[in-house]
This is a predicted structure of a 525-nucleotide part of an RNA (small-subunit ribosomal RNA, 5' domain) from an uncultured prokaryote. Rfam family: Bacterial small subunit ribosomal RNA.
Context: one part of a larger RNA
């Protein structure tokens, strides 16, 4: 000199863009953060509409209808969000590889036939303080299970053997009908196998902090054969056999640490670092375990053990903010228990839509960077006052006052973009089809959708009006005098000042440097 997720002292006008628990991976009150689908299903707890019945307030009946609590079922809760405890290599970075899986999506192939028995919800009864649980009975399905069919799939001793499925919604001319529908068609869904895309698992090489006051380490250890296991290779596991494997090119042990793109400094080489943003990894009160699933050994799932907290009728139960806010604690130190799904993205859904503390915004903080302002011109009687003085004057100083202007920003009032495109309704054309229904695509018209928001921007109004401090002035280092003090009080980054004329302490006047900041401290180069 540069830099910082900074803190402290003094001071503080505005805006834009960023950033904001670095410490206790300490403990957490409260609210929210993952749901959705009635176009899979039986149904009807609530609300609304309609109809019927009863004389009225009102009540009852009708799932038939808009919807829909709880339940069965599907998809999603493995993403998104947080943190950096662990990890020195099961990690990360770079470059390769072969023995693998991949829901949803895309392309193309074939199929979707015919049956069955249950279990929730519900009803009845029971246990319990509660959490919850038990027994009996009824019932549906895209839930579950046989059968049929079966290849470019799987197994094979090459003879052969084996494996699937589910429907739902919209529309409709003939024909059939038990008036439910069949049947046709469209869309979505389903099954099997293939290819792709995406994602993931695995292997190898090289690189990846300090310590030798850590020199030897290793028994599934190293390799082979066989078997098991896995989606898959492999001591991954097991039986048997052999005695190997690693190490001064630093094994093992100990300490420290998430890694990278990057960031910062430097002319570079290099050093330091890994906040925000992005990629990967690990973790989710501590330790262990599996289940479900395409995917987890799963932050807001399950089981066991432990510590802690809470409820209890003492028999037993409930919980996990390293999600967003917020609280206590720790600390030099780090924000609101805000608004909205309008946009972007995600989950579910045919869609409308619902959910979304992701996200978009707002609030707080000079924490940082950038920009703007705190007036402009004129004005010598060089006013008054202050300070100094050789008492003549000098300086503050065109500074002020005065005169003439301007109005950025802040203030008041008004106008007012863009972030909005979709979706929906309707018309036309094309596709599909038996079809001028329906559905899909494209184009046109109409109708709406904004948290921010009193938006940005613009216009008008008033008046210099509301807006400057901090550090320093002995040398390094830009900037000097007076008074007070008297080795005292004090200063200090280094050299050093102070013991009666201190440009070095304290105050004042003056000056210098930066400026909504300025200094100090800490840290890095």
């Nucleotide at each position: 000199g540069a830099u910082u997720g900074a803190a402290c002292g003094c001071u503080g006008g505005c805006g834009g863009c960023a950033u904001g628990c670095c410490u206790a991976a300490c403990a957490c009150a409260u609210g929210c953060a993952a749901g959705u689908c009635g176009a899979a299903c039986g149904g009807a707890a609530a609300c609304g509409a309609u109809g019927c019945u009863a004389g009225c307030u009102u009540a009852g009946c009708a799932g038939g209808c808009g919807u829909c609590g709880a339940g069965u079922g599907g998809c999603g809760g493995a993403c998104g969000g947080g943190u950096g405890a662990g990890u020195a290599a099961u990690g990360c970075a770079u470059a390769g590889g072969a023995a693998u899986c991949u829901a949803c999506c895309u392309a193309a192939u074939a199929g979707u036939g015919g049956g069955g028995g249950a279990c929730a919800a519900c009803c009845u009864g029971g246990u319990g303080a509660a959490a919850a649980c038990c027994a009996g009975g009824c019932u549906a399905a895209u839930a579950c299970c046989g059968c049929a069919u079966a290849a470019u799939c799987c197994c094979u001793a090459c003879g052969g053997g084996g494996c699937a499925a589910a429907g739902c919604a919209g529309g409709g001319g003939a024909c059939c009908u038990u008036c439910g529908g069949g049947c046709c068609u469209u869309g979505c869904a389903c099954u099997a196998a293939u290819a792709g895309a995406u994602g993931a698992g695995c292997c190898u090489a090289u690189g990846u902090c300090g310590g030798a006051u850590u020199a030897g380490c290793u028994a599934g250890u190293u390799g082979g054969u066989g078997a098991g296991g896995u989606a898959a290779u492999g001591g991954c596991u097991c039986a048997c056999c052999a005695a190997g494997g690693c190490g001064a090119c630093g094994a093992u042990c100990c300490g420290u640490a998430g890694c990278u793109g990057g960031u910062u400094u430097g002319a570079g080489a290099g050093g330091a670092u890994g906040a925000u943003c992005a990629g990967c990894c690990a973790c989710a009160c501590u330790g262990g375990g599996a289940c479900u699933g395409a995917g987890a050994c799963a932050c807001g799932g399950c089981c066991c053990a432990g510590a802690c907290u809470c409820c209890u009728a003492c028999g037993g139960g409930a919980g996990g903010c390293a999600g967003c806010a917020g609280u206590g604690g720790g600390g030099a130190a780090u924000a609101u228990u805000g608004c909205a799904c309008a946009a972007u993205g995600g989950a579910c859904g045919c869609a409308a839509g619902u959910c979304u503390g992701a996200u978009g915004c707002a609030g707080c903080a000079a924490u940082g960077c950038c920009g703007c302002g705190u007036g402009u011109g004129u004005g010598a009687a060089g006013a008054a006052g202050g300070c100094c003085u050789u008492a003549g004057g000098g300086u503050u100083g065109u500074a002020a006052a005065g005169c003439a202007c301007u109005u950025u920003c802040a203030g008041a009032c008004g106008u007012g973009a863009g972030g909005a495109a979709a979706a929906g309704u309707u018309u036309a054309a094309g596709g599909u089809u038996a079809a001028u229904a329906a559905c899909c695509u494209u184009a046109g018209a109409c109708c709406c959708u904004g948290a921010c928001g009193u938006u940005a921007a613009c216009g008008u109004c008033a008046g210099a009006a509301g807006a400057a401090g901090c550090a320093c002035c002995g040398g390094c280092u830009a900037a000097c005098u007076c008074c007070g003090u008297g080795c005292c009080a004090g200063c200090a980054g280094c050299c050093g000042c102070g013991g009666u004329a201190a440009u070095a302490c304290g105050g004042a006047g003056g000056g210098u440097g930066c400026a909504a900041g300025c200094g100090u401290u800490a840290a890095u180069c």